The RNA shown here (transfer RNA) has 71 nucleotides and comes from a Candidatus Parcubacteria bacterium.
RNA sequence: GCGGGAUUCGUAUAGUGGUAGUACGGCUCUCUUCCAAGGAGCAAGCGCCAGUUCGAUUCUGGUAUCCCGCU
Numbered sequence: 001g002c003g004g005g006a007u008u009c010g011u012a013u014a015g016u017g018g019u020a021g022u023a024c025g026g027c028u029c030u031c032u033u034c035c036a037a038g039g040a041g042c043a044a045g046c047g048c049c050a051g052u053u054c055g056a057u058u059c060u061g062g063u064a065u066c067c068c069g070c071u
Stems, first nucleotide, its partner, number of pairs: 001070007010024004018054001026042005047063005
């Protein structure tokens, strides 16, 4: 230098154009004599910039970081 892949709550990971989910973790309540475990609930997220579209996490282009391969 070229090609490919990944980027989603604090962490791990689903989601093929129409309300962004799950698990662990956090907080609150409940249960218990207390703690743990259990039960109920809440908060927290689509790397960035553009484009297409009535509508984009999803499609297209660029860009950033990481990984793999080629040279």

It matches the Rfam family "tRNA". It is annotated as a transfer RNA. Model confidence (mean pLDDT): 83 of 100.